Molecule: TPP riboswitch aptamer (THI element)
Organism: Armatimonadetes bacterium Uphvl-Ar2
RNA sequence: GCCAACCGCAGGGGGCGCCGCAAGGCUGAGAUUCACCGGCAAACGCCGGGUUGUCCCCUAGAACCUGAUCCGGGUCAUGCCGGCGGAGGGAUUGCGGGUCGCGUCGCGG
Numbered sequence: 001g002c003c004a005a006c007c008g009c010a011g012g013g014g015g016c017g018c019c020g021c022a023a024g025g026c027u028g029a030g031a032u033u034c035a036c037c038g039g040c041a042a043a044c045g046c047c048g049g050g051u052u053g054u055c056c057c058c059u060a061g062a063a064c065c066u067g068a069u070c071c072g073g074g075u076c077a078u079g080c081c082g083g084c085g086g087a088g089g090g091a092u093u094g095c096g097g098g099u100c101g102c103g104u105c106g107c108g109g
Base pairs, nucleotide, nucleotide: 001102002101006097007096008095009094010093011058012057013056014055015054016053017026018025019024034050036049037048038047039046040045064089065088066087070083071082072081073080
């Protein structure tokens, strides 16, 4: 000097499930708030949007979505585990810090 990892800031993309009356429990990085808006419903409530919080991911992309009301195993139950599968889609990142590593120069032996 160039910089993997990693950290910060800004921009962008996304998830928030299962059991339970509740307390609490399961997996996980993380299991969202609402005197908000719209639609459906006799009602409980459901769906879509917005918003709040949180965590993750940004093309060298397994964050996440689709297939999927899928297949096998297991569980009280659930993407809980494996398969599907490096299948298809997916945010078209920039700055600053920064160790390892690599390079170069100088000094000493």